[in-house]
Context: one part of a larger RNA
RNA sequence: AUUGAACGCUGGCGGCAUGCCUAACACAUGCAAGUCGAACGGAAACGAUUAAGAGCUUGCUCUUAAGGCGUCGAGUGGCGGACGGGUGAGUAAAGCAUAGGAAUCUGCCCAUUUAGUGGGGGAUAACUUGGGGAAACUCAAGCUAAUACCGCAUAAUUCCUACGGGAUAAAGAGGGCCUCUACUUGUACAAUCGCUAUUAGAUGAGCUCAUGUUGGAUUAGCUAGUUGGUAAGGUAAAGGCUUACCAAGGCGACGAUCCAUAGCCGGCCUGAGAGGGUGGACGGCCACACUGGGACUGAGACACGGCCCAGACUCCUACGGGAGGCAGCAGUAGGGAAUAUUGGACAAUGGGCGAAAGCCUGAUCCAGCAAUGCCGCGUGUGUGAAGAAGGCCUGCGGGUUGUAAAGCACUUUCAGCAAGGAAGAAAUGCUUAGGGUUAAUAGCCUUGAGAGUUGACGUUACUUGCAGAAGAAGCACCGGCUAACUCUGUGCCAGCAGCCGCGGUAAUACAGAGGGUGCGAGCGUUAAUC
Numbered sequence: 001a002u003u004g005a006a007c008g009c010u011g012g013c014g015g016c017a018u019g020c021c022u023a024a025c026a027c028a029u030g031c032a033a034g035u036c037g038a039a040c041g042g043a044a045a046c047g048a049u050u051a052a053g054a055g056c057u058u059g060c061u062c063u064u065a066a067g068g069c070g071u072c073g074a075g076u077g078g079c080g081g082a083c084g085g086g087u088g089a090g091u092a093a094a095g096c097a098u099a100g101g102a103a104u105c106u107g108c109c110c111a112u113u114u115a116g117u118g119g120g121g122g123a124u125a126a127c128u129u130g131g132g133g134a135a136a137c138u139c140a141a142g143c144u145a146a147u148a149c150c151g152c153a154u155a156a157u158u159c160c161u162a163c164g165g166g167a168u169a170a171a172g173a174g175g176g177c178c179u180c181u182a183c184u185u186g187u188a189c190a191a192u193c194g195c196u197a198u199u200a201g202a203u204g205a206g207c208u209c210a211u212g213u214u215g216g217a218u219u220a221g222c223u224a225g226u227u228g229g230u231a232a233g234g235u236a237a238a239g240g241c242u243u244a245c246c247a248a249g250g251c252g253a254c255g256a257u258c259c260a261u262a263g264c265c266g267g268c269c270u271g272a273g274a275g276g277g278u279g280g281a282c283g284g285c286c287a288c289a290c291u292g293g294g295a296c297u298g299a300g301a302c303a304c305g306g307c308c309c310a311g312a313c314u315c316c317u318a319c320g321g322g323a324g325g326c327a328g329c330a331g332u333a334g335g336g337a338a339u340a341u342u343g344g345a346c347a348a349u350g351g352g353c354g355a356a357a358g359c360c361u362g363a364u365c366c367a368g369c370a371a372u373g374c375c376g377c378g379u380g381u382g383u384g385a386a387g388a389a390g391g392c393c394u395g396c397g398g399g400u401u402g403u404a405a406a407g408c409a410c411u412u413u414c415a416g417c418a419a420g421g422a423a424g425a426a427a428u429g430c431u432u433a434g435g436g437u438u439a440a441u442a443g444c445c446u447u448g449a450g451a452g453u454u455g456a457c458g459u460u461a462c463u464u465g466c467a468g469a470a471g472a473a474g475c476a477c478c479g480g481c482u483a484a485c486u487c488u489g490u491g492c493c494a495g496c497a498g499c500c501g502c503g504g505u506a507a508u509a510c511a512g513a514g515g516g517u518g519c520g521a522g523c524g525u526u527a528a529u530c
Base pairs, nucleotide, nucleotide: 001529002528003527005526006525007524008523009522012377013376014375015374016373017372018370019369020335026332027331029330030329031328034079035078036077039076040075042072043071046070047069049066050065051064052063053062054061055060056059086288087287088286095213096212097211098210100208101207104205105204110201114197115196116195117194118152120150121149127142128141129140130139131138132137158167159166160165172193173192176189180186214260215259216258221251222250223249226248227247228246229245230244231243232242233241263285264284265283266282267278268277269276270275290311291310292309293308294307313324314323315322316321341367343366344365345364349363350361351360352359353358380410381409382408383407390401391400392399393398414471416466417465418464419463420462424457430450431449432448433447434446435445436444437443474519475518476517477516478515479500480499481498485514486513487512488511489510495502496501
């Protein structure tokens, strides 16, 4: 000088940060990942409408019916649950940092090239019926839809190839208007959103090489898919990655192997620097998700709030069988010197879904608690000598506390009360004008204008007014190092102490008092680093 600190005494306000370093111990409860009806069959709930019936209070109450409407539980389907959030157990290298490489993949979004979107089929959940079970759930039969599933057609600048050839796709939706058919539906039409194949990016990811990356030799030898080759398999991809055969190699005092410890970095602390220490918060990478193993789905996982198996633990049970995983945000118990609220809001930023409105979001933004840290402000200002009283000392004259107080004259920051009051808000949507698309004045896209709406924080920041010095100072030290001295008590006792050392009757070193010194909403102590 510093700290994610703790402890003791004390404690007024604000701003900005930070807050389980220990048990990767166990977890009650709530929330943390949903969304789309403009993919689908539909209609459990709520509301409106229509129709029928009933009641009467005579216009509103009940019942029934109608997915025709706003919408929508459960279900099929799509996208997202691989991001965001947490933790640092493991890991001394399959990690990380820096600089390279070639044998790869990449959904949505962002820009981009070319072409297509034809024609069919069979199922299945929901639902209904029946059965089993305490429950979790499950079985059978029947019915039905799709942007779910499967053939056929088409087929290249795609893929394979022995260069002859061969293989491979799709799905529609809502809204619009003219014409046609037909009487409110469908077809054609163009636009919008999709779908299929393909081109080359961007982004993200996988692989690989070099160098660097803690301690121990009281760890000296280690290795059998081990090292290399051939062939085959496998992967998105190179490769002993795997297998068969062949060879006998490969690493090591420039420290292999083994043991211990440890996430790594940008950074942070310290220091004139070189170095030393450290990796909490913030940012990048990695690893993990009760413990161990495994794959499925998918563009992406071997998946924190998915699945299966085994194990430990907890819970339910009708004893047959089931359920669970806070190292997400709060919170509980325990451990500990020690670390916060079971708060508010999606207003902003960002993310998921959606055409959009919007919904979800313990990410995030805010508030609460804590002097834990840094920074700022205040606890008054001026005047005031009778140098008051009291305290302490005294050589008894006085000295000192001390302009300190009182008194007099002012001020009102902050806190308190009252009133006003920004910015964080940009929009989206709506109305309207122009442009583009178009057969179209619809619709859609786009540019501008207009009116209006949206704030958790919030009793916001800030400003003004009101009253009154009013509500606001402590802590450590005073022998030397080291700024600051006397008295009383004690008598090698009680005690102090970072080092030297004080204390055995005048102790500036113990204890108290007066006085002083240092810092100040803090001051000391302990721990730790330089």
Molecule: small-subunit ribosomal RNA, 5' domain
Organism: uncultured prokaryote